[in-house]
RNA sequence: UCUUCGGGGUCGGGUGAAAGUCCCAACCGGCGGUAGAGUCCGCGACCCGGUGUUGUUUUUAACACUGGCUGAUCCGGUGAGAUUCCGGAACCGACAGUACAGUCUGGAUGAGAGAAGA
Numbered sequence: 001u002c003u004u005c006g007g008g009g010u011c012g013g014g015u016g017a018a019a020g021u022c023c024c025a026a027c028c029g030g031c032g033g034u035a036g037a038g039u040c041c042g043c044g045a046c047c048c049g050g051u052g053u054u055g056u057u058u059u060u061a062a063c064a065c066u067g068g069c070u071g072a073u074c075c076g077g078u079g080a081g082a083u084u085c086c087g088g089a090a091c092c093g094a095c096a097g098u099a100c101a102g103u104c105u106g107g108a109u110g111a112g113a114g115a116a117g118a
Stems, first nucleotide, its partner, number of pairs: 001118005012024003026103002028093002030043004038091002047068009073089005095106003
């Protein structure tokens, strides 16, 4: 410098006119660090801004930089070292739509932290 890759999840049952949204129950876990991580540290995305450059008749579009916001874990054991392993018990999950959504539909065949290869 180029190319490719880069997010998973409601079996079943109850109520109801209607619920994959309520109740019971089930299932899922991006990226880097580190004794192996959804819950530690950091990052990305979502959301809200700011600055600059270029293009444009006006509206306004693209790119770069930057700020804010951003959920959740304890106990015991082993060990040199583990809130990461083992055992146990918990907890968390954006926005819009809709009978109230981590799991459906939508922005998204998007974007990106990064990874692999040449």
FMN riboswitch aptamer (RFN element) from Merdimonas faecis, 118 nucleotides, folded computationally.
Rfam family: FMN riboswitch aptamer (RFN element). Rfam describes the family as follows. The RFN element is a highly conserved domain that is found frequently in the 5'-untranslated regions of prokaryotic mRNAs that encode for flavin mononucleotide (FMN) biosynthesis and transport proteins. This element is a metabolite-dependent riboswitch that directly binds FMN in the absence of proteins. In Bacillus subtilis, the riboswitch most likely controls gene expression by causing premature transcription termination within the 5' untranslated region of the ribDEAHT operon and precluding access to the ribosome-binding site of ypaA mRNA.The FMN riboswitch structure, reported in present an FMN-bound six-stem junction, adopts a butterfly-like scaffold, stapled together by opposingly directed but nearly identically folded peripheral domains.
The organism belongs to Merdimonas, within Bacteria.